[in-house]
Model confidence (mean pLDDT): 76 of 100. A computed fold for a 162-nucleotide RNA from uncultured Ruminococcus sp., annotated as Lysine riboswitch aptamer.
RNA sequence: GGUAGAGGUGCGGCUGAGAUCAGUACCCGAAUCCUGUGGGUCACCUGCCUGAGAGGAUUCGGUGAAAGGCGAUGCUGCCGAAGAGCAGUUUUUGGUAAACUCUGCUCUGGUCACAGGUCGAAAAGGCUUGCGACUGUCAUCAUACAAUGAUGGAGAGCUAUC
Repeated sequence: GGUAGAGGUGCGGCUGAGAUCAGUACCCGAAUCCUGUGGGUCACCUGCCUGAGAGGAUUCGGUGAAAGGCGAUGCUGCCGAAGAGCAGUUUUUGGUAAACUCUGCUCUGGUCACAGGUCGAAAAGGCUUGCGACUGUCAUCAUACAAUGAUGGAGAGCUAUC
């Protein structure tokens, strides 16, 4: 250097039964009230529209969704699987932000619980930080072989083989 493997509620992609979103938004009717460089469109700015018309709020009645997020099942790629941060880059915009694509650097062995932060309609879930438990692997030491325990490290690792 090549090849093949191990960790386990193992990590991704596609699919999408179903639940939630929600009796919410929008629309219609009724009543009451509010607003004068205000209101609408928009994530924000600019721009555009509007000036007794337009708009907004609350309550009641009628009608009544969707997207994003979650996700059974099935298929599939794998074991830095994958995720995050920073910088640049692609697409989109009048501009910023956000989202998407690619590259580089840095961090994280894995899972779970709890708490904080953030995204989210959310008591779901994602990401992140802290702490704890469990677990795999290697090194060192101890012990009564096997095994067990303690300490420490990290996946550019570990095992087997050429």